Small-subunit ribosomal RNA, central domain from an uncultured candidate division WS6 bacterium, 377 nucleotides, folded computationally.
[in-house]
Context: one part of a larger RNA
RNA sequence: UUGGGCGUAAAGAGACGCGUAGGCAUUUCAGCCAGUCUGAUGUUAAAGAUCCCGGCUUAACUGGGAAAAUGCAUCGGACACUACUGAAAUUGAGGGAGGGAGAGGUAAGCGGAACGUUAGAGGAAGCGGUUAAAUGUGUUGAUCUCUAACGGAACACCAAUGGCGAAGGCAGCUUACUGGCCCUUUCCAGACGCUGAGGCUCGAAACCCUGGAUAGCGAAGCGGAUUAGAUACCCGUGUAGUCCAGGGCGUAAACGAUGCCCGCUAGAUGUUCGUUCAUGCACUAAUUUUUUCUAUGAAAAAAUUAAUGCUGAGGGAGUGUCGUAGUUAACACGUUAAGCGGGCCGCCUGGGGUGUACGGUCGCAAGGCUGAAACUC
Numbered sequence: 001u002u003g004g005g006c007g008u009a010a011a012g013a014g015a016c017g018c019g020u021a022g023g024c025a026u027u028u029c030a031g032c033c034a035g036u037c038u039g040a041u042g043u044u045a046a047a048g049a050u051c052c053c054g055g056c057u058u059a060a061c062u063g064g065g066a067a068a069a070u071g072c073a074u075c076g077g078a079c080a081c082u083a084c085u086g087a088a089a090u091u092g093a094g095g096g097a098g099g100g101a102g103a104g105g106u107a108a109g110c111g112g113a114a115c116g117u118u119a120g121a122g123g124a125a126g127c128g129g130u131u132a133a134a135u136g137u138g139u140u141g142a143u144c145u146c147u148a149a150c151g152g153a154a155c156a157c158c159a160a161u162g163g164c165g166a167a168g169g170c171a172g173c174u175u176a177c178u179g180g181c182c183c184u185u186u187c188c189a190g191a192c193g194c195u196g197a198g199g200c201u202c203g204a205a206a207c208c209c210u211g212g213a214u215a216g217c218g219a220a221g222c223g224g225a226u227u228a229g230a231u232a233c234c235c236g237u238g239u240a241g242u243c244c245a246g247g248g249c250g251u252a253a254a255c256g257a258u259g260c261c262c263g264c265u266a267g268a269u270g271u272u273c274g275u276u277c278a279u280g281c282a283c284u285a286a287u288u289u290u291u292u293c294u295a296u297g298a299a300a301a302a303a304u305u306a307a308u309g310c311u312g313a314g315g316g317a318g319u320g321u322c323g324u325a326g327u328u329a330a331c332a333c334g335u336u337a338a339g340c341g342g343g344c345c346g347c348c349u350g351g352g353g354u355g356u357a358c359g360g361u362c363g364c365a366a367g368g369c370u371g372a373a374a375c376u377c
Stems, first nucleotide, its partner, number of pairs: 003349004007331002012345001014202002017200002022195003026089006034082002036078008050066006092192001094188002096185005104178007111155001115151008126137002163170002207248006216242002221237004259344006267322007275314004280310003284306010326333002350377003359370004
């Protein structure tokens, strides 16, 4: 527990992709009268409560009368709103057509730098590492230089305050398949919509299972240092792991610590992607005309059209910064709202005990989800 709230005080579920039930839902006309509103009648026991009058000396107490409130039922009426039925509309939602950007996803193939190993060549005493050292490594020739082969992982520059995705997340190049988004047109169709308890699905890293791979890095472990000690920080090694395929787990400061959708409410300035216009500018191509030449050809100039890029203006979609009104405890937010309203869901209700115990459920396990109380301040 009415209520008030959820960026940072407790509180937005990791996402809301597919969505059930439910709740809510654009404009117009007509019908209906269930909800709704209204009238009448009946009923809503007595006592109590309220008002008036009375009885005990008063009061408490008590007698009589009246009126009300609420609900229900029946009959009659109203039709604005909601529901329902019918008809229509186009602005919400969707589709078509024409364009566009993008690390969106999956699979296959390819590439170069770096690194490591091996082999060969050169070379000769150290290398490595640190604050300083040592462990380590090296005359069985290391480090270093060159060449070749093999291997695994990650993709410098471009690169951005940039882009895409619902979130997690996504970056070398090419190809195939594939999801979403934006702009223009206003052609189709005609409310088909929003949210969404449960449910399904996705979900970094770590971890688990099976099989593979293993260059570098590297929990654990071992060794060297440091130190009073050093189960650390530093150094040398190094197993799981990191990588691939398949399955599981289902959690994160999963963050914008800000649920989703719709409408409204000053501006300024960047940036990304479409679009419209422009007297513009640059460049390319085509056509036409003219001129020249080494003449079935080539070059130059001019005009027109088209593509691309740049610039300016308008408008759309995203993404930043500042800022008005307003909001806020303040910080700050401020058309990407934390402003003003509407719809739906989730969640909070002092700290500790505690995200614990018990129970249930999921999981191979680790553990997850759900989730108290005593006690204490």